[in-house]
RNA sequence: GCCGAAGUGGCUCAGUGGUAGAGCAAUUCACUCGUAAUGAAUAGGUCGUGGGUUCGACUCCCACCUUCGGCU
Numbered sequence: 001g002c003c004g005a006a007g008u009g010g011c012u013c014a015g016u017g018g019u020a021g022a023g024c025a026a027u028u029c030a031c032u033c034g035u036a037a038u039g040a041a042u043a044g045g046u047c048g049u050g051g052g053u054u055c056g057a058c059u060c061c062c063a064c065c066u067u068c069g070g071c072u
Stems, first nucleotide, its partner, number of pairs: 001071007010024004018055001026042005048064005
């Protein structure tokens, strides 16, 4: 330099055009002599950045940034 993959709550990941979700973690409550475990509830996201298409974009298109892999 070229090609490809990935980027979504604190962490690991779903979500292929129509209300952004799960598990773990966090907080509160219940249970317990107490802790852990368990159960219930709550909070936490401007979906990597900037544009474009569309009535409508995490999703489609373009550029850029970061990480990883391959080729030379």
Predicted 3D model of a 72-nucleotide RNA (transfer RNA) from Clostridiales bacterium DTU032. Model confidence (mean pLDDT): 82 of 100. Lineage of the source: Bacteria > Bacillati > Bacillota > Clostridia > Eubacteriales. It matches the Rfam family "tRNA". By type it is a transfer RNA.